[in-house]
RNA sequence: GGGGAAUACGGCGCGAUUCGCCCUUGCUUAUACAUGCAAGUCGAGCGGUAAGGCCCUUCGGGGUACACGAGCGGCGAACGGGUGAGUAACACGUGGGUGACCUGCCCUCAGCUCUGGGAUAAGCCCGGGAAACUGGGUCUAAUACCGGAUAUGACCUCUCAACGCAUGUUGGGUGGUGGAAAGCCUGUGUCUGUGGAUGUGGGUGGUUGGGGAUGGGCCCGCGGCCUAUCAGCUUGUUGGUGGGGUGAUGGCCUACCAAGGCGGUGACGGGUAGCCGGCCUGAGAGGGCGACCGGCCACACUGGGACUGAGACACGGCCCAGACUCCUACGGGAGGCAGCAGUGGGGAAUAUUGCGCAAUGGGCGGAAGCCUGACGCAGCGACGCCGCGUGGGGGAUGACGGCCUUCGGGUUGUAAACCUCUUUCGCGAUCGACGAAGGCCCGGUUUGUGUCGGGUUGACGGUAGGUCGAGAAGAAGCACCGGCCAACUACGUGCCAGCAGCCGCGGUAAUACGUAGGGUGCGAGCGUUGUCCGGAAUUAUUGGGCGUAAAGAGCUCGUAGGCGGUCUGUCGCGUCGGCUGUGAAAACUCGGGGCUCAACUCCGAGCUUGCAGUCGAUACGGGCAGGCUAGAGUUCGGCAGGGGAGACUGGAAUUCCUGGUGUAGCGGUGAAAUGCGCAGAUAUCAGGAGGAACACCGGUGGCGAAGGCGGGUCUCUGGGCCAACACUGACGCUGAGGAGCGAAAGCGUGGGGAGCGAACAGGAUUAGAUACCCUGGUAGUCCACGCUGUAAACGUUGGGUACUAGGUGUGGCGACCCGACCAACGGUUGCCGUGCCGAAGCUAACGCAUUAAGUACCCCGCCUGGGGAGUACGGCCGCAAGGCUGAAACUCAAAGGAAUUGACGGGGGCCCGCACAAGCAGUGGAGCAUGUGGUUUAAUUCGACGCAACGCGAAGAACCUUACCUAGGCUUGACAUGUACGAGCAAGCUCUCAGAAACGAGGGCCCCUCUUCGGAGAUCGUGCACAGGUGCUGCAUGGCUGUCGUCAGCUCGUGUCGUGAGAUGUUGGGUUAAGUCCCGCAACGAGCGCAACCCCUGUUCUUAGUUGCCAGCGCGUAAUGGCGGGGACUCUAGGAAGACUGCCGGUGCCAAACCGGAGGAAGGUGGGGACGACGUCAAGUCAUCAUGGUCCUUACGUCUAGGGCUACACACGUGCUACAAUGGGCGGGACAGAGGGGGCCGAGGCAGCAAUGCCAAGGCAAUCCCAAAACCCGUCCUCAGUUCGGAUUGUCGUCUGCAACUCGACGGCAUGAAGCUGGAAUUGCUAGUAAUCGUGGAUCAGCAUCGCCACGGUGAAUACGUUCCCGGGCCUUGCACACACCGCCCGUCACAAGGGCGAAUCGUAGCUGACGGUUG
Repeated sequence: GGGGAAUACGGCGCGAUUCGCCCUUGCUUAUACAUGCAAGUCGAGCGGUAAGGCCCUUCGGGGUACACGAGCGGCGAACGGGUGAGUAACACGUGGGUGACCUGCCCUCAGCUCUGGGAUAAGCCCGGGAAACUGGGUCUAAUACCGGAUAUGACCUCUCAACGCAUGUUGGGUGGUGGAAAGCCUGUGUCUGUGGAUGUGGGUGGUUGGGGAUGGGCCCGCGGCCUAUCAGCUUGUUGGUGGGGUGAUGGCCUACCAAGGCGGUGACGGGUAGCCGGCCUGAGAGGGCGACCGGCCACACUGGGACUGAGACACGGCCCAGACUCCUACGGGAGGCAGCAGUGGGGAAUAUUGCGCAAUGGGCGGAAGCCUGACGCAGCGACGCCGCGUGGGGGAUGACGGCCUUCGGGUUGUAAACCUCUUUCGCGAUCGACGAAGGCCCGGUUUGUGUCGGGUUGACGGUAGGUCGAGAAGAAGCACCGGCCAACUACGUGCCAGCAGCCGCGGUAAUACGUAGGGUGCGAGCGUUGUCCGGAAUUAUUGGGCGUAAAGAGCUCGUAGGCGGUCUGUCGCGUCGGCUGUGAAAACUCGGGGCUCAACUCCGAGCUUGCAGUCGAUACGGGCAGGCUAGAGUUCGGCAGGGGAGACUGGAAUUCCUGGUGUAGCGGUGAAAUGCGCAGAUAUCAGGAGGAACACCGGUGGCGAAGGCGGGUCUCUGGGCCAACACUGACGCUGAGGAGCGAAAGCGUGGGGAGCGAACAGGAUUAGAUACCCUGGUAGUCCACGCUGUAAACGUUGGGUACUAGGUGUGGCGACCCGACCAACGGUUGCCGUGCCGAAGCUAACGCAUUAAGUACCCCGCCUGGGGAGUACGGCCGCAAGGCUGAAACUCAAAGGAAUUGACGGGGGCCCGCACAAGCAGUGGAGCAUGUGGUUUAAUUCGACGCAACGCGAAGAACCUUACCUAGGCUUGACAUGUACGAGCAAGCUCUCAGAAACGAGGGCCCCUCUUCGGAGAUCGUGCACAGGUGCUGCAUGGCUGUCGUCAGCUCGUGUCGUGAGAUGUUGGGUUAAGUCCCGCAACGAGCGCAACCCCUGUUCUUAGUUGCCAGCGCGUAAUGGCGGGGACUCUAGGAAGACUGCCGGUGCCAAACCGGAGGAAGGUGGGGACGACGUCAAGUCAUCAUGGUCCUUACGUCUAGGGCUACACACGUGCUACAAUGGGCGGGACAGAGGGGGCCGAGGCAGCAAUGCCAAGGCAAUCCCAAAACCCGUCCUCAGUUCGGAUUGUCGUCUGCAACUCGACGGCAUGAAGCUGGAAUUGCUAGUAAUCGUGGAUCAGCAUCGCCACGGUGAAUACGUUCCCGGGCCUUGCACACACCGCCCGUCACAAGGGCGAAUCGUAGCUGACGGUUG
């Protein structure tokens, strides 16, 4: 200087590397392919002889055996191997048919194999072409090719017999037609011209025919994907006849004839897909899949075609066309890995251009043998399954280290070290297979096939396996630890970083993130991702639902279909049973066997749930036949009815018109206005017009299938009920499609239009008011005809049949009974309809309950999480509006039902509280005080924030306090404990100097105590542990406190009810201040609260009598209980009594209780206090104290001086003083209670105008002192910014204190501000209260405006009442709220992204077209 995984347990090639062994599997693009190999063989069919070997040679060549290139010929190449593109099909599976067929090689049986002929390749000669290849001439052979003969068979005519399944099949006979063949090898005999010929054996071929086996072809039944947003498809189409074609049937093809064929049991179309044995999953039924292995099919670059052949329309054959690639001399040619390897590309992703034919199998051959990427093996990948190792035993000071800790310890952990043992696997060495049956060679033997002996033949492989050697040696990771789900702590982080399958974790104490320690699970693996099944009864056949959760079509009729009363007979289709065939093998299960085990493999059995045949059964379902009457229908006689349609008709009311009377308003609303009205309204009378609707009756009453139907009369018409029981004889139920009906609104055409009334207009309301209210008002509402076809078309409950307790109404019809008969009325009862309440049962509950949501059966419709969405697209319907059918992407973890408890409501009922009202006094305005916010500042320390922070912590900031700021110091420290060492100069007291002090420097005084003499204690110094923090977290906490609220509530046990949450009790009727009490009640009791018990106060009695008291008896004084005495009184402080709705009257169903009264000091809690249920507010406080965690440690600790907390444009809270005459000033006079006092209270005297000072009695207190004011009497002031008010300021003082500058209180003199009763708004108080007046205390050196806590004096007004405001209690109701209405939640807009409509300009095409022109 460069590099950036050298290594440190991972970015590793864990070990067994001769990759442990075994079994299996490994392309997504049917994309394109370099290279090599994957199908040849036969000389025992033939003509031959190129190369090589040997022999001969005249070197031209010849011969020979082994053999053989090329060729003719034969067989094979149609198998084997690959792939899954196509195919929804007789392609596949399964079972059949073939009386409609074929089958080389192989097996078997019966015959034959006679006689002739002409060519041609190779070869040779001559050419063309770059090549591939090819032309001409000439010679030749065959098991090549072609004649003739013979002929069972084939075909034709005639004919016989037998049989069957319709066409027909089989066998026999007569006559006719045409039709076969090939040789080769070898043993041997004879002849010979030595080339050969011929005879006889053996082998192998050839040919004809019959049969078999094997393999195929064709046909049929049944079975297996999605889509109806594909509903109609089809012309060779369906059938017939003749012909053609094929191995064979057939519209397979053709001509003619007929007009058929298929389809809701899904044709046609679209999408997807090779099918099966099987594989995965599941209890099964099912669901998903179709890799490997096996069967079948299809394909071979794409599309088409035939040839050859036994077999092909042929992967490694041919021809044509196309795309692509390659060669080329540009003329022309060559090619097809979805064979085995291999390559590029693609991809998340898948292997060697290996060895061998030793085995198994195949082709050819007589055989040897040749060929074989089939196959056998090996290689790569933990891809899967199985098996093995990485050590076993001992070993506690429970080592070190790590982690945690309550600091004691615990844990890692017998784990390690250490001792001892073993050696699988690996390493080194050595021995070393099975797989070989068979074939071949040699030899023996046989007529021959054959047989015997010996030798030889292995890719895997020097592999498996055996033995020996050394040595714990070479060999452990991954995930998880919040719940589901086995396993927990620490640190870091601080809604960050991150995790996450679901729920959900993370915002300063995270078992949930990251790391560590520990633990749990699995282990050469472990996790993740994807897919499938399961759990999921969550598509429900097994095995679900539809009142309210998703779900009954708006209603009816009715086609197909499904289902169907009773008796008899028959058939035997379904159904049931026996037997037979088949259901390949493999797989799976069971029982065995073989590799050391296992995986794996072999054998046997089962399984194969099915299909077909055959024999039988006949109850049930079904077919056929015949009966029956209980279902259904018909008939006769009655009955009710707003059932429907049409015509006619009536009165009341509204409005309008005309006329009369009449005058100023009417109308409308919460209140108004718009509007109408002197041009005469409203009101009222009379007459008239017109439209619409039908009061009373009228009714959870009637009718109808539903929608729906209401004045009256007539006509036409549908259905129902009751009764009779004559007729038919199952004629029935349901109902996909289909058809009809179908409120309101709406649409079309034409009428009509009084009232009402969308839109619209105006007036109001309101922040606005495109609303609610008012005044008008158009469509519409009405009629006729036509369309639309939807509704919360709801009983949110489809139709039918049967069964299963009752009670009570009501409508229709009938029967019976009684009241003397009839009628009416009443009672009992049958059927049909319509309500309510309820048993069993059902239901998630609510509820339903003979009118079922019960128990069952039959049929139809519909549902399968929420949103998107009843939307889009498509189709059908419609004039339109729109309707019917009806998704997906995407998104959420819910949406929803019923019920429960709360909270809430501008819901209801009942009740309470100074809550309102009725009163009194205030606050809010002024000045000042005080607290807070804000601002300022070096600092203005901190906390408290609606009620429930703000005269609060603070019961007292000049220093101190003090926590804040500035400056100066200290560091075991200002304070505590322990320990080690040291000191006797201790500590302490005091002086001087510098300094602001702390602190520092120097000097003086003093020279520790106890002792058993070891030491101990105190103090100081040095050091170690540690101290210290008013630093943070009140959202980590304890304790304490506030608040709802002194409101009347809050709960429990047992029982009962409910699936449960929960309910009951505690609700109800009364009553109370009260969940206080009484009564009732499936509750009975109990607890915490309420009340009472406690304290003060109000009355009386009793006991006691000092410091308190003083009536009577004395003493004394100017006077005073001052003194002796006294206990009567007051008082003090102990005890007792008293009040309990006890008594009387009334009210109350009883009771509880309430009202009134008597007595009493006090009467219904006598007044006041203390006392605060379960809980709520993450209320307040880490700064009272305590405390977990965390942070600081020469500082965030500590000491000191000065400053600050006391600032000041403002804002708010709480107070004081006032604004005056019910007052102020001055003078005089009187009466409390409760407290405090020794560094204290201080009488009294003196001084001072005064604050105060000086002297000083008494008092440690019922003794002395502090010590009253309002009030009363007298007097001045007379309504004014004043004799009100006192702020502010000036000045002089007093006191406390080290010190009053910042920053104290008080006094004197002077000054004399604002303020004349306070806007909106708002507070307190119901009796000794408000208001008003003063007194004391704590804190404290000093400092109080009533700031706080206490005390007494004087002493009111008002309450009709509960409508309203606020708060609260109980019951009830609704709820989409439950951090609970300060809740939840909808839409627009704002920001961002994407998409679309619209607008503008230009152009093109089409359509329309005014004016104008022309023509009629």
Predicted 3D model of a 1416-nucleotide RNA (small-subunit ribosomal RNA) from an uncultured bacterium.
Its Rfam family is "Bacterial small subunit ribosomal RNA". Its family is annotated with structural constituent of ribosome and ribosome in the Gene Ontology.
RNAcentral holds the sequence, with entries from ENA.
The coordinates come from a structure-prediction model, not an experiment, and the mean pLDDT is 82.